Transfer RNA from Scytonematopsis contorta HA4267-MV1, 73 nucleotides, folded computationally. The source organism's lineage runs through Bacteria, Cyanobacteriota, Cyanophyceae, Scytonematopsis and Scytonematopsis contorta. Model confidence (mean pLDDT): 82 of 100. The RNAcentral record of the sequence draws on ENA. It matches the Rfam family "tRNA". It is annotated as a transfer RNA.

């Protein structure tokens, strides 16, 4: 300097060729216990990196950017 990838909750990661964003862990609350942990329930948390187009509608498709990864030169 080319060339492909990856970006989504605090982490780790889905999300079936566009149609209501979702689990586990962790967090708070309650149950259980002498009382902790475990274990069961529930809650809460999200400008899907960032910017523009396309569409009735975009995580999701298309065009630029940053950032992190691999590979070549």
């Nucleotide at each position: 300097g080319c060339u492909g990838g990856u970006g989504u909750a605090g982490c780790u990661c889905a999300a079936u060729c566009g149609g209501c964003a979702g689990a586990g862990c962790a967090u708070u609350c309650g149950a259980u216990u002498u009382g902790u942990a475990a274990u069961c329930g529930a809650a809460a948390g999200g400008u899907u990196a960032c910017u523009g187009g396309u569409u009735c509608a975009a995580u999701u498709c298309c065009u630029g950017u940053c950032a992190c990864c691999a590979g070549c030169u």